Description: The prediction has a mean pLDDT of 77. A computed fold for a 149-nucleotide RNA from Pararhodobacter oceanensis, annotated as FMN riboswitch aptamer (RFN element).
RNA sequence: GGCUGUUCUCAGGGCGGGGCGAAAUUCCCCACCGGCGGUAAGCGGUCAGACCCGCAAGCCCGCGAGCGCCGCGCCGGUUUCGGAGCGGGUCAGCAGAUCAGGUGCGAUGCCUGAGCCGACGGUCACAGUCCGGAUGAAAGAGAACCCAG
Numbered sequence: 001g002g003c004u005g006u007u008c009u010c011a012g013g014g015c016g017g018g019g020c021g022a023a024a025u026u027c028c029c030c031a032c033c034g035g036c037g038g039u040a041a042g043c044g045g046u047c048a049g050a051c052c053c054g055c056a057a058g059c060c061c062g063c064g065a066g067c068g069c070c071g072c073g074c075c076g077g078u079u080u081c082g083g084a085g086c087g088g089g090u091c092a093g094c095a096g097a098u099c100a101g102g103u104g105c106g107a108u109g110c111c112u113g114a115g116c117c118g119a120c121g122g123u124c125a126c127a128g129u130c131c132g133g134a135u136g137a138a139a140g141a142g143a144a145c146c147c148a149g
Stems, first nucleotide, its partner, number of pairs: 001147002005145006016030004032128001033118002035063004042055004058116002066094002068091001069088004074083003098114005120132003
């Protein structure tokens, strides 16, 4: 170092108080939460000094699970169609969201302030926070071994 080696392990947080109501952790007011890789002017460490090391973005770039989509066969019905399953990860549709002021050569990353976003199915009532698929899958992280230099 291994773009594509093998095995194993790990890999998500959050409704507390009040209001209306027959009913809401789903609505309203206040609150709470932030996966993985990258970037780095912040913080810390080593140092003569660091460009070296560690940490650092939900809304900057990209990725992941879910739904959609596509493919395959199966079942029901058979014009159309409906259902569950397996596979793909091409498509990027749902798939999301940040500005203002300050400092500065430089900031969507620092400081201050104010905002915004969050799959699908379920539910006496609409869910980022409850229940379910999920004792699942997975971005990726680590270890051991193997191979090459």
It was read from a public genome assembly, where an Rfam model found it.